[in-house]
RNA sequence: CAAUUAAAUGAGAGUUUGAUCCUGGCUCAGGAUUAACGCUGGCGGCGUGCCUAACACAUGCAAGUUGAACGCGCUUCUAAGAGUAGCAAUACUUUUAGGGGUGAGUAGCGAACGGGUGAGUAAUAUAUAGGUAAUUUUCCCCUUAGUCUGGAAUAACCUUCUGAAAAGAGGGCUAAUACCGGAUACGUUCUCUUUACCGCAUGGUAGAGAGAAGAAAGGUUUACCGCUAAGGGAGAAGCCUAUAUCUGAUUAGCUAGUUGGUGGGGUAAUGGCCUACCAAGGCUACGAUCAGUAGCUGAUCUGAGAGGAUGUACAGCCACACUGGGACUGAGACACGGCCCAGACUCCUACGGGAGGCAGCAGUGGGGAAUAUUGCGCAAUGGGCGAAAGCCUGACGCAGCGACGCCGCGUGAGUGAUGAAGUCUUUAGGGAUGUAAAACUCUGUCAGGAGGGACGAUAAUGACGGUACCUCCAAAGGAAGCCCCGGCUAACUACGUGCCAGCAGCCGCGGUAAUACGUAGGGGGCGAGCGUUAUCCGGAUUUACUGGGCAUAAAGCGCGCGUAGGUGGCAUUUUAAGUCAGGUGUUAAAGGCUUCAGCUUAACUGAAGUUCGCAUUUGAUACUGGAUUGCUAGAGAUCAGGAGAGGAAAGCGGAACUCACAGUGUAGCGGUGAAAUGCGUAGAUAUUGUGAGGAACACCAGUUGCGAAGGCGGCUUUCUGGACUGAAUCUGACGCUAAGGCGCGAAAGCGUGGGGAGCAAACGGGAUUAGAUACCCCGGUAGUCCACGCUGUAAACGGUGUUCACUAGGUGUGGGAGGUAUCGACCCCUUCCGUGCCACAGAUAAUUCGUUAAGUGAACCGCCUGGGAAGUACGACCGCAAGGUUAAAACUCAAAGGAAUUGACGGGGGCCCGCACAAGCGGUGGAGCAUGUGGUUUAAUUCGACGAUACCCGAAGAACCUCACCAGGGCUUGACAUGUAGAGAAAGCCUAAGAAACUAGGAAGUGCCCGCAAGGGAGCUCUAACACAGGUGGUGCAUGGCUGUCGUCAGCUCGUGUCGUGAGAUGUUGGGUUAAGUCCCGCAACGAGCGCAACCCCUGUCCCGUGUUGCCAGCACUAACGGUGGGAACUCACGGGAGACUGCCUAUGUAAAGUAGGAGGAAGGUAGGGAUGACGUCAAGUCAUCAUGCCCCUUACGCCCUGGGCUACACACAUGCUACAAUGGCCGGUACAAAGGGUCGCGAAGCCGUAAGGUGAAGCCAAUCUCAGAAAACCGGUCUCAGUUCGGAUUGUGGUCUGCAACUCGACCACAUGAAGUUGGAAUCGCUAGUAAACGCAGAUCAGCUAUGCUGCGUUGAAUUCGUUCCCGGGCCUUGUACACACCGCCCGUCACACCAUGAAAGUUGGAUACACCCGAAGCCGAUGUGCUAACCGCAAGGAGGCAGUUGUCGAAGGUGGAGUCAGCGAUUGGGGUGAAGUCGUAACAAGGUAGCCGUACCGGAAGGUGUGGCUGGAUCACCUCCUUU
Repeated sequence: CAAUUAAAUGAGAGUUUGAUCCUGGCUCAGGAUUAACGCUGGCGGCGUGCCUAACACAUGCAAGUUGAACGCGCUUCUAAGAGUAGCAAUACUUUUAGGGGUGAGUAGCGAACGGGUGAGUAAUAUAUAGGUAAUUUUCCCCUUAGUCUGGAAUAACCUUCUGAAAAGAGGGCUAAUACCGGAUACGUUCUCUUUACCGCAUGGUAGAGAGAAGAAAGGUUUACCGCUAAGGGAGAAGCCUAUAUCUGAUUAGCUAGUUGGUGGGGUAAUGGCCUACCAAGGCUACGAUCAGUAGCUGAUCUGAGAGGAUGUACAGCCACACUGGGACUGAGACACGGCCCAGACUCCUACGGGAGGCAGCAGUGGGGAAUAUUGCGCAAUGGGCGAAAGCCUGACGCAGCGACGCCGCGUGAGUGAUGAAGUCUUUAGGGAUGUAAAACUCUGUCAGGAGGGACGAUAAUGACGGUACCUCCAAAGGAAGCCCCGGCUAACUACGUGCCAGCAGCCGCGGUAAUACGUAGGGGGCGAGCGUUAUCCGGAUUUACUGGGCAUAAAGCGCGCGUAGGUGGCAUUUUAAGUCAGGUGUUAAAGGCUUCAGCUUAACUGAAGUUCGCAUUUGAUACUGGAUUGCUAGAGAUCAGGAGAGGAAAGCGGAACUCACAGUGUAGCGGUGAAAUGCGUAGAUAUUGUGAGGAACACCAGUUGCGAAGGCGGCUUUCUGGACUGAAUCUGACGCUAAGGCGCGAAAGCGUGGGGAGCAAACGGGAUUAGAUACCCCGGUAGUCCACGCUGUAAACGGUGUUCACUAGGUGUGGGAGGUAUCGACCCCUUCCGUGCCACAGAUAAUUCGUUAAGUGAACCGCCUGGGAAGUACGACCGCAAGGUUAAAACUCAAAGGAAUUGACGGGGGCCCGCACAAGCGGUGGAGCAUGUGGUUUAAUUCGACGAUACCCGAAGAACCUCACCAGGGCUUGACAUGUAGAGAAAGCCUAAGAAACUAGGAAGUGCCCGCAAGGGAGCUCUAACACAGGUGGUGCAUGGCUGUCGUCAGCUCGUGUCGUGAGAUGUUGGGUUAAGUCCCGCAACGAGCGCAACCCCUGUCCCGUGUUGCCAGCACUAACGGUGGGAACUCACGGGAGACUGCCUAUGUAAAGUAGGAGGAAGGUAGGGAUGACGUCAAGUCAUCAUGCCCCUUACGCCCUGGGCUACACACAUGCUACAAUGGCCGGUACAAAGGGUCGCGAAGCCGUAAGGUGAAGCCAAUCUCAGAAAACCGGUCUCAGUUCGGAUUGUGGUCUGCAACUCGACCACAUGAAGUUGGAAUCGCUAGUAAACGCAGAUCAGCUAUGCUGCGUUGAAUUCGUUCCCGGGCCUUGUACACACCGCCCGUCACACCAUGAAAGUUGGAUACACCCGAAGCCGAUGUGCUAACCGCAAGGAGGCAGUUGUCGAAGGUGGAGUCAGCGAUUGGGGUGAAGUCGUAACAAGGUAGCCGUACCGGAAGGUGUGGCUGGAUCACCUCCUUU
């Protein structure tokens, strides 16, 4: 946009986890409201406004009207007369007649409508559909007929009296459409007789005859309005029926007028509505009764709908009118603005008595979060009365107040960049607010001013109202806020705060960088409103009819039998209840929806159309139901078989055990991880024989059998139940399920009586232990066994209700039958019933299930609806008790849970590796000393590092410095950097004080570059002020970088593909192999990356090149020395190559990878070392190397100086050195290295000194010179096992060196001194070959040194490894898990403290409820006839009737009594929940360290332990069986 339809039609998100899927709750986004609160507030229209106290009400008004029903009073007018006054006009009084107005009264109609409220009511109600043959009806309409004739009173009024009042009593008049009598009356009513027609039972309608009874009112006058009787209509009302209408069964039985009948009464009318009698019924599991709550409906809100919730306004019905009861009048009431009585309350009072009823409209108080004016008008609409005019009308029409709701409008529009100012922010450049403002040009809605001016009333009459509306005027002027900005959910920064203050709908934010608190800037949303709170629906398929589930998440009763109920095979005929179709009636109006129309639009309003359902009627007959007749496929019966731990009872048997007796026999037995208690010389254990006793039945035995389940196991007999197979004889749907009900029901337990061998709760003892109310051991009682009775529960489980049908297979096994075959038995095939496993389709959240369904369908039952509280409390039922069954709430949490995944962990398992153990060698731990740390001390002993992975670590050098610490003395733009201004060269020198830093003073005097000069510039110094400097101050938990460790362990990942809903898996697992995720083979994987290895460096062999400072074989020189000539062979140095690859052989292995051995080779399987450290872990270490965010200090936490400290010393630990000696010490002699350092340096020779060292100065910027003598070793001597000729600490004296300076606090030398220590407890460390061990050398740092440390270098140079059981660490696979901060995890219970809700409780207080009894108002009905009495009868007396009185039944309120019931409080007490890091243990999760759990019993501070039976929702190993593959 088009078409169609009458119109419409479904959204999710957050939150359990490390992550996933599911289950499941909580929360949010939407709409709505008679709302309220907070902040804010311009106008108008239309609506709407006590949800609470049916609490109490001052004041005014809300129902009157009719003189054309009636008399009277008052007033007024007219006419006439009379009187008085006055000259008169006239005035006054009075009479008669007439008219108007008005007041009370008689009378009529109305007042039963209209208006209010929702207390009561769960059916005397409402809604819908009917019935009334069981009824009434004033006024109104139509029709018919009539309206004749008499009478007696009474109010008002007058008067007497009582009373405070309200009122009342007596006497005397008077009228009527008021009251009464008589007449007439076809039709009316009643009684009797009777005819026709009709219906749905009683019965109805119409008619005929006879008898009886019953009416009326007049008014004004043209004519009408009335009145009476009867019939009909309309509208209104009464009664009856059916269906529908909230919750509770922790309310299961209720009912005596109750149910029915007959007679009577009563009503307009049916009826136990009432009464007498008779009968014994009536209601109820389809929920009676009782209790709680509630006015019902049209409709309203929500929803896709089905539903759910609601019943305000408007409309219909009902109920009520201060509370309770009652009747009167009337057509209609048991009467909101009437009456009587009782009660509560208020008011008046003269105390004697009276008055009152806003849940009408306003209004007041009160209650409350909360709800309006004591307004105008009858102009309209409607109502009452009236003939009418008219009167009345707080109904109604309007206005007022309130953003309370819905709807509409406005608060300006256009242009406008220098992107103004201000503010916020910033990386300091900028950015944002922002065309926003200002400015310029316009417009005039609303509000304001002025003028005109309606419709509503087509004649009169307008509260609204000079309103709506129209025109003109002026001026951007008078008119914007609220909430939000972590996610859900649109919208972000800064500052402040620092688990505080606070926020929060859920998740959650805040502990110094908060987009989450508070403020600001900015932004988002809505807008005269915006948020919050409360409530309802939705989302929620979270009660599931539409439209859910129950193996493991909540959920199948422990099992069966069976009643009601539900449901039901094949066929015939019929019926038409269900069902389907058409017609008719109804479904009030308003509302909703659609289409038009009227207010400028909309809201609002009008018109037309449409709208479930129910009833009735006419049809249809497939299906369901009813009736009928059959059938055999379901079900059952009959016959014949075989199987079985099916049940009950009785009897019998052997093994074992214990005891008793007897024999043999001697010192132990028994028991445990190890022990002990215990038994035993009074003779045990052991062994033999005999006897007694009780309980249980080895092997067979099997995912074998039987049974409904629980359960059942020696053998025999008796009785007995069920299932299966075969035959196909009988019955003919007899079936299935099953609420209530009934029965069975392991173990434990209870009662009574037996029995008692073994075992064994409790209990006693011994161990273990921190403890051990346990696990282990020795004993041991209930109990276990039997009989009878009770209990009625278990993880009573396949965690899977029963029945039926259907839907691939394969393979075992138990019980039958058949076929084939055979001499026969097997084998093989088919079939029925049971019992296992694997698996397709399908199902499932997944695990898994899968003809034995958790698949696909049908029938019926039971059960579930977040976790905890809790299977608990209360109540009820059952039980002897223990206890069982049924079964909540308050409160509390945002989860609890299922399955699976990846990790981590296990006092789980398997495989493998490592100086991990073992085998060895040497140490540490004991001594002295050195060094570091802790602790202590101190003015300070600066700081950091703390298991491994801190502790000779940062520190490869603390006397000052370092230096960060302490004391004291000083400085403040600063010791250091940049910028500004001014001055001056700077540096240096002299004097004084001072510990120095520094302070004060003085003298001297200008360099470099440009320029003739003046002057300028660079650098430096000083001065001034400010920006700033500075900080070894904090935070390594804000960070970078660097580092340690697991670990040089072999792992860690990715792409594509595949599998899985998904997290994820696969690859990476498996079989081999390796040092290795190294390689090979296999495989839904194929490849790749970071790691491994290799590439790099050093060492080991050879070759080539180059030979100085290195080398010297041969030649020559030299006294000697590669010293020299020379040489280029060798060593060596520096470059460059070769070489090693399981390449070759043999064996083995899968024709592999590889492994074992061998050859060759300098080297052999990584040749030996080094460098190299994957993804990550430990918030590991470091802000004090450095860098750095933020915070902090700024005359100090910065800087300078002197001195001190880091070096302390009862002690503890760590790492080392030296030793304890003869494999040694000492003395003398003689050899052999490598790698390094050196100009502020190394420093030779020579000389001096015992020595440290001094002197000396050659040489060397180094293959040249030097440090520099290597030491152990070797040769010779001595010592002879001692605290020594070991050991060297400590101390004294004297020296040397470095350095401003060796006191605190250096090293070294000489002499003297000569501690401890004689090989080191528990424990513990290093090392697998040029390694350990031993020996010395060098270097860095460095003035010197505390170095015995560290980093390197070479010399000498071993032993051992069977092996992987164990300890430690690690890798891979697998398993369990309630762990994921990941076992240093999680977590249970008592106790103590605080708070919260709740149960019990002696009792106490109150409410409602029936019941019994007492009293008994008003009043109706009845009785009575003492009193009074106009109409009628009667001459009268009197009578009929009436009124009052008295009295009876009923009867409200009240009183008394007990009863059950509900609620409040309650000393004390019970458990429960929640809380900060409390106490005691460690029960559970791993084999949780004794597998756990369920039922039950006993015991114990507590979790819990033990006994008995059961379960797997138990790990691990072995065995058996079965299955799969081959």
A computed fold for a 1526-nucleotide RNA from a bacterium, annotated as small-subunit ribosomal RNA. It was read from a public genome assembly. Its Rfam family is "Bacterial small subunit ribosomal RNA". The coordinates come from a structure-prediction model, not an experiment, and the mean pLDDT is 83.